Notes: Predicted 3D model of a 77-nucleotide RNA (Pistol ribozyme).

[in-house]
This record gives sequence, structure tokens and C1' cells, in this order.
RNA sequence: AGCCGUUUGCGCGGCUACAAAAUAGACCUUAGGCGCAAAGCGUGUGACGGGCAUAUGUUUAGCCCGUCACGGUAGGU
Repeated sequence: AGCCGUUUGCGCGGCUACAAAAUAGACCUUAGGCGCAAAGCGUGUGACGGGCAUAUGUUUAGCCCGUCACGGUAGGU
């Protein structure tokens, strides 16, 4: 100097061409990603629509994708 830990800023920490990284980032907790602020990417709940596959007499249950709404880990030192 660059890259990385969701994005921006600051902080904390790491790596050297790698990033889907990590036993690091104080401890611990949470589905909630290192911290804070904002965001609302990811994650959670509800409703609606679509797809996949299996069982089944019918219902029903499982997984995935999309839209809308709500919400936005906690605790002490």
C1' cells in the first nucleotide's frame, strides 16, 4: 500500500496475492454475521404465489425460489 471479517465511516484483527480465508478480532450469548452508528445484504416470524421430491385413501408434512409486512442477538466486566 492492497485485500479480507455483509455495505459506508471509525475501531479491533488478519493476510501478502489469497478471500467462500482465519483457532485472530476481550469474555460469553443469539437464528442474527468481531464492536459502535446508520443501513437492512444475510439471518428470524407471518401471509401469498411458484417449483422439486417422497409417502399417502384424502388431508398433511419436507426442501428450494420469489413478493409483501413485521422485527432488527442479549448480558455483565

Rfam family: Pistol ribozyme. Gene Ontology term of the family: catalytic activity. For this family Rfam cites "Crucial Roles of Two Hydrated Mg(2+) Ions in Reaction Catalysis of the Pistol Ribozyme" (Teplova et al., Angew Chem Int Ed Engl, 2020). The prediction has a mean pLDDT of 82. The RNAcentral record of the sequence draws on ZWD.